This is a predicted structure of a 76-nucleotide RNA (transfer RNA) from a Candidatus Poseidoniia archaeon. The same sequence occurs in records of 4 taxa. The coordinates come from a structure-prediction model, not an experiment, and the mean pLDDT is 82. The sequence is in RNAcentral, with records from ENA.
């Protein structure tokens, strides 16, 4: 220095030919229970890395730039 893959709740990821933001776990409220666990029910939580483009409309297409991970070069 090149190439590839990745970035979505606190965390672990999943998500679609381009039109609804999801799941498990955690959490906060109930139920239960002498208490607490486990279970059950139930709610909060999100600029979809950033910045522009395309488009009626981008999480998803396209450029750039940042991070994270592999490889290849190259070096002493």
């Nucleotide at each position: 220095g090149c190439c590839g893959c990745u970035g979505u709740a606190g965390c672990u990821c999943a998500g679609u030919u381009g039109g609804g933001a999801g799941a498990g776990c955690g959490u906060g409220g109930g139920a239960c229970u002498g208490a607490a666990g486990a279970u059950c029910c139930u709610a909060a939580g999100g600029u979809c890395g950033c910045c522009g483009g395309u488009u009626c409309g981008a999480u998803c297409c396209c450029g750039g730039c940042c991070g994270g991970c592999g490889g290849c070069a190259c070096c002493a």